[in-house]
RNA sequence: GUUCCAUUAGUGUAGAGGUUAUCACCCGGGCCUUUGAAGCCCGUGACACAGGUUCGAUCCCUGUAUGGAACU
Numbered sequence: 001g002u003u004c005c006a007u008u009a010g011u012g013u014a015g016a017g018g019u020u021a022u023c024a025c026c027c028g029g030g031c032c033u034u035u036g037a038a039g040c041c042c043g044u045g046a047c048a049c050a051g052g053u054u055c056g057a058u059c060c061c062u063g064u065a066u067g068g069a070a071c072u
Base pairs, nucleotide, nucleotide: 001071002070003069004068005067006066007065010025011024012023018055027043028042029041030040031039048064049063050062051061052060
């Protein structure tokens, strides 16, 4: 220098152009309990950034950033 892959809650993850963006841990509240984050119920919180395509983008296209791999 070129090519490819990844980027979604604090962490790890699912997600095929349209339904309230999924689940677990963490966190907050409640129940239970002699006590307790052992168990049960409820809740908060996220699409890396900028453009483009589209009636509509986490999803498709381009570029940027970060990390990784291959080639030279």
Notes
RNAcentral holds the sequence, with entries from ENA. The RNA shown here (transfer RNA) has 72 nucleotides and comes from Pavlovales sp. CCMP2436. Rfam family: tRNA. By type it is a transfer RNA. Gene Ontology term of the family: triplet codon-amino acid adaptor activity. Lineage of the source: Eukaryota > Haptista > Haptophyta > Pavlovophyceae > Pavlovales. The prediction has a mean pLDDT of 80.